Lysine riboswitch aptamer from a Bacillota bacterium, 182 nucleotides, folded computationally. Of the family's consensus pairs, 100% are formed in the model. The sequence was found by an Rfam model in a public genome assembly. The coordinates come from a structure-prediction model, not an experiment, and the mean pLDDT is 75. It matches the Rfam family "Lysine riboswitch aptamer". Gene Ontology term of the family: lysine biosynthetic process. From the family's description: Riboswitches are metabolite binding domains within certain messenger RNAs that serve as precision sensors for their corresponding targets. Allosteric rearrangement of mRNA structure is mediated by ligand binding, and this results in modulation of gene expression. This family includes riboswitches that sense lysine in a number of genes involved in lysine metabolism, including lysC.
RNA sequence: GGGUGGGGUAGAGGAGCGGUUGUCAAAAGUACUGCGGGGAGCCUGGGUAGGCCUUGAAGCGCAGGAAAGGGACUGCCGCCGAAGCCGUAAUUUGCCCGGAAUUUCGGCUGGGCCUUCAGUGAAUAACUGCAGGACUGUCAUCAAAGGUUUCCCUGGACUUUUGGUGGUGUGCUAUCUCACGG
Repeated sequence: GGGUGGGGUAGAGGAGCGGUUGUCAAAAGUACUGCGGGGAGCCUGGGUAGGCCUUGAAGCGCAGGAAAGGGACUGCCGCCGAAGCCGUAAUUUGCCCGGAAUUUCGGCUGGGCCUUCAGUGAAUAACUGCAGGACUGUCAUCAAAGGUUUCCCUGGACUUUUGGUGGUGUGCUAUCUCACGG
């Protein structure tokens, strides 16, 4: 000085990721409330059970009129497996199915964007799954064209740009360190 394998620290992708504040749209003129009127039913995703109701159910008219969950933008904060999603099991949601939330285990994805179909969803929002598309980060390798190194040429080494191919977060860059053998 370098190789192989491991570990630590720092760092980079950009329409980057997550949390949260505020604003806005939608939910919704819905739920609900009051009055009128009506006259026997009504409530929930389905069932069961339960609840409301002649001290007046539903539909209808008038007046008033939300919220949650989901979303967009914005500021702030934390970050770069950031994080997200899928499956599975457990617990909770009165019980069963479905759904949801939290957690466990396994798996997938370098990154965001767009499109078809299907699903979730109140939704034309948003998300998810299968498939497809263009873009982009990074590394390896090949090719071409330059540059540096030499007194000159060639070769080699290093390096820049462009293009092809392949890999990719268990990655990549920098640095420190441990082990191994030379």